Model confidence (mean pLDDT): 88 of 100. The part of an RNA shown here (small-subunit ribosomal RNA, central domain) has 350 nucleotides and comes from an uncultured bacterium. The RNAcentral record of the full RNA draws on Greengenes.
Context: one part of a larger RNA
RNA sequence: UUGGGCGUAAAGGGCGCGUAGGCGGGCGUUUAAGUCCGGUGUGAAAGAUCAGGGCUCAACCCUGAGAGUGCAUCGGAAACUGGAAGCCUUGAGGACAGGAGAGGAAAGUGGAAUUCCACGUGUAGCGGUGAAAUGCGUAGAUAUGUGGAGGAACACCAGUGGCGAAGGCGACUUUCUGGACUGUAACUGACGCUGAGGCGCGAAAGCGUGGGGAGCAAACAGGAUUAGAUACCCUGGUAGUCCACGCCGUAAACGAUGAGUGCUAGGUGUAGAGGGUAUCGACCCCUUCUGUGCCGCAGUUAACACAAUAAGCACUCCGCCUGGGGAGUACGGCCGCAAGGUUGAAACUC
Numbered sequence: 001u002u003g004g005g006c007g008u009a010a011a012g013g014g015c016g017c018g019u020a021g022g023c024g025g026g027c028g029u030u031u032a033a034g035u036c037c038g039g040u041g042u043g044a045a046a047g048a049u050c051a052g053g054g055c056u057c058a059a060c061c062c063u064g065a066g067a068g069u070g071c072a073u074c075g076g077a078a079a080c081u082g083g084a085a086g087c088c089u090u091g092a093g094g095a096c097a098g099g100a101g102a103g104g105a106a107a108g109u110g111g112a113a114u115u116c117c118a119c120g121u122g123u124a125g126c127g128g129u130g131a132a133a134u135g136c137g138u139a140g141a142u143a144u145g146u147g148g149a150g151g152a153a154c155a156c157c158a159g160u161g162g163c164g165a166a167g168g169c170g171a172c173u174u175u176c177u178g179g180a181c182u183g184u185a186a187c188u189g190a191c192g193c194u195g196a197g198g199c200g201c202g203a204a205a206g207c208g209u210g211g212g213g214a215g216c217a218a219a220c221a222g223g224a225u226u227a228g229a230u231a232c233c234c235u236g237g238u239a240g241u242c243c244a245c246g247c248c249g250u251a252a253a254c255g256a257u258g259a260g261u262g263c264u265a266g267g268u269g270u271a272g273a274g275g276g277u278a279u280c281g282a283c284c285c286c287u288u289c290u291g292u293g294c295c296g297c298a299g300u301u302a303a304c305a306c307a308a309u310a311a312g313c314a315c316u317c318c319g320c321c322u323g324g325g326g327a328g329u330a331c332g333g334c335c336g337c338a339a340g341g342u343u344g345a346a347a348c349u350c
Stems, first nucleotide, its partner, number of pairs: 003322004007304002012318001014201004021194003025088003029084003033081002035077008049065006091191001092188002095184004103177007110154001115149007125136002162169002206247006215241002220236004258317006266295011299306002323350003332343004
């Protein structure tokens, strides 16, 4: 609790779809609910306010006025908001024509590398470190050649490049599929924005069932280091990492910056599409839209900085904050197999 705020001080929901609600483009017509004006009634007295008066003053008391912000009813106004019917095209959507993309799902395929297995060559070391040791190796390792098995990840291209609402997405091919952008303007005609609840998606880790297991690697074991070393370093190594299905629902889920619309100097890269100029053609040059970066004026800001991708100027809707600790804890509710999640205090203390 009126306000003032939310990039970094407390504070933007992890992200979408969307219900109720809130808000909503241009033109004229109509209505009169909101709104505004006037009348009438009511709004008890006391109290309070103002003016006057009575107790010697005051407190106290008396008289009068106004006020009583309101409600009801009657009449009127029609700019704005709302209602009704109608028209419009710039918001929104659709149609058609294009090109871009690691957007998503499934199936298949490929090469390099690591590991393992078999065989060949070959002999005493290999490996590892700051230095070592554990470890591996004469039962033939490391190295090297050939063949094979299997799993996971896709070098170069690669770029403050692209796509996606976010999480995120990177070998190649095919199939299915979502979105955005550009151009045309002969379609619809406000169909829009936001969105409490709700529903869905949601990295990693973790959980359940069944597979798979090359490399890596919590736990664990050993070797070192050290005063110690439950670590950092080394040798091993199990869950896990992978697949299918089902849960979990959290992150510095970050741009620490909610979504939408309009307006407000420039300069310079880059990605996609279009137009003009030029040319045999491609470049070059000028220009429009969309995205993504940097610099920078006005303005903003406590400063840092932001600056058409705003943290500027405004409006609409949602979420959130209100001193530190206690505490994202306790209790209760809801959700979960569990781990736990979500909602979320107080005493006390400074």